Predicted 3D model of a 116-nucleotide RNA (SAM riboswitch aptamer (S box leader)) from uncultured Flavisolibacter sp. The coordinates come from a structure-prediction model, not an experiment, and the mean pLDDT is 80.

RNA sequence: CUUAUCAAGAAAGGCUGAGGGAUAUGGCCCGAUGAAGCCUUGACAACCUGCCGUUCCGCAUUGCGGUCCGGGUAAGGUGCCAACUCCAUCACGCGGAUAAUUGCGUGACAGAUAAG
Numbered sequence: 001c002u003u004a005u006c007a008a009g010a011a012a013g014g015c016u017g018a019g020g021g022a023u024a025u026g027g028c029c030c031g032a033u034g035a036a037g038c039c040u041u042g043a044c045a046a047c048c049u050g051c052c053g054u055u056c057c058g059c060a061u062u063g064c065g066g067u068c069c070g071g072g073u074a075a076g077g078u079g080c081c082a083a084c085u086c087c088a089u090c091a092c093g094c095g096g097a098u099a100a101u102u103g104c105g106u107g108a109c110a111g112a113u114a115a116g
Stems, first nucleotide, its partner, number of pairs: 001116006011041005019030003024089004042081001044079001047077002049074004053069001056066004085110001090107006
C1' cells in the first nucleotide's frame, strides 16, 4: 500500500504501585476491593494453516490441481480476554413546524486485527 472483518466471544495468580480507556478536544466510564507494564497459567476466537466432506471445471485418471459452500473439524502461526473500535467530532438523510439543539440511520476519516 491492497483486500477482508470490527454489535458476538473469553480471567485467575504473582511482581509492581497510579494511572488507564490509540491520538486531540469534549463527554462518560474503569482504577488502592489495585490502573498501566512484566511473568505464569487458563480461556475465547476459525484470519492463515492442516484434515474431512461437498458443487462444478480441467488434467487424463485407484489419482492430481483448481473452484463452490456465510460446510464440518483441529488452537500449529497470529490475534484477543470492561463498556459497539466506550460515545461524539466530518458529510449526508429522516423525525420533532423554523433556528439553536436533540434522537435515529448511512457513509467518510482515523484506528485495530488478519492475509498478501

RNAcentral holds the sequence, with entries from MGnify. Rfam family: SAM riboswitch aptamer (S box leader). From the family's description: The SAM riboswitch is found upstream of a number of genes which code for proteins involved in methionine or cysteine biosynthesis in Gram-positive bacteria. Taxonomically the source falls in Flavisolibacter (Bacteria, Pseudomonadati, Chitinophagia, Chitinophagales).